The part of an RNA shown here (large-subunit ribosomal RNA, domain IV) has 332 nucleotides and comes from a Planctomycetota bacterium. Its mean pLDDT, the model's own confidence on a scale to 100, is 88.
Context: one part of a larger RNA
């Protein structure tokens, strides 16, 4: 001096560090006792204490329990076997997952809505077509698509657009229908000749007129796609503006909540917490650029999720040292 599923450690005790990563602490059982919160189930093994060996005794007798004694430094004498609390964010919750860098706040979840389906349903799978399967041996309390996510309180305004949905009077409008009117062609006619006329049939073009849906157009619809203003002015100190003018818009953001997983400015400002605090908690509201099922807002429980604190520990550190086992290194 490396290397390691490794051991000890004064005195401090997180002063490490992005960060208590790691490591120690705790640990089984039996008694006592146990707060906030709550969906009254739970939180809870909450937290916090005691005890635990042999031995005689008394009562119980399935291994138990009281009393008295006795040994150790230590009795659940080894091993193995929850560290705890409080505060906040997201998700209710147990589940799922990127086999080999992600397990999460992502996904599903019960529950909540909206739309479609009357049965050969709808939806989907298949054929070159047909037959055919699946839905389903089911029948709107079922089925199948979307969305949203237990639970409580709620879910405002806008139908101009787009989307669906129903309407059919009007307008526009295919194909086809008719077919005014018009081309070639020709039998024939007229011509000395060039040529010209030119029925019927066949063809060729074609106006007006009659043609659906659709679109126009009338309505309806937001747990459809989506949208949810700005200037000026104003109160007896100032400040600020309950109020008023105005311009625009289909309609101009309600409730809740807000420097948030969202605030550019920004370490926003105050209050706490620390000597000190770009985070962390409350609050304020100037929301650069929350907001109501692409859900708002709370929420006891649960989380190998995140952020912050504290108490115990503790070689994480001060600042290392010694020691086990391999090596390297001497000598062989």
């Nucleotide at each position: 001096c490396c290397c390691u599923a490794c051991g000890u450690g004064a005195a401090g005790g997180a002063a490490c560090u992005c960060g208590g990563c790691a490591a120690a602490u705790u640990a089984a059982c039996c008694c006592c006792g146990u707060a906030a919160g709550u969906u009254a189930g739970c939180g809870a093994u909450a937290a916090g204490g005691g005890g635990u060996g042999c031995c005689u005794c008394u009562c119980a007798u399935u291994u138990g329990a009281g009393a008295g004694g006795u040994c150790a430094c230590a009795g659940g004498a080894a091993a193995g076997c929850g560290a705890c609390a409080g505060c906040u964010g997201c998700g209710a919750c147990u589940g799922u997952u990127u086999a080999c860098u992600a397990a999460a706040a992502a996904c599903a979840c019960a529950g909540g809505u909206c739309u479609c389906u009357g049965c050969g349903a709808a939806g989907u799978c298949a054929u070159c077509a047909a037959c055919g399967a699946c839905g389903c041996c089911g029948u709107a309390u079922a089925g199948a698509g979307a969305c949203u996510g237990a639970c409580g309180c709620u879910u405002g305004c806008c139908c101009g657009c787009u989307g669906u949905u129903g309407g059919a009077a009007c307008g526009u409008u295919a194909a086809g229908g008719u077919g005014a009117c018009u081309g070639g062609u020709c039998a024939g006619c007229c011509g000395c000749a060039a040529g010209g006329c030119g029925a019927a049939g066949c063809u060729g073009g074609g106006a007006a007129c009659c043609g659906a849906a659709g679109c126009g157009c009338c309505a309806a619809u937001g747990a459809a796609g989506g949208g949810c203003g700005g200037c000026c002015g104003u109160a007896a100190c100032u400040a600020u503006g309950a109020c008023g003018g105005u311009c625009c818009u289909a309609a101009g953001g309600u409730a809740g909540c807000g420097a948030a997983a969202u605030u550019c400015c920004u370490u926003g400002u105050c209050g706490g917490g620390u000597a000190a605090g770009u985070u962390c908690c409350g609050a304020c509201c100037c929301g650069c650029a929350c907001g109501a099922a692409u859900a708002g807002c709370g929420u006891a429980a649960c989380g190998a999720c995140a952020g912050c604190u504290g108490u115990a520990c503790u070689g994480u550190c001060u600042c290392c040292a010694c020691g086990a086992g391999g090596g390297a290194c001497u000598c062989g």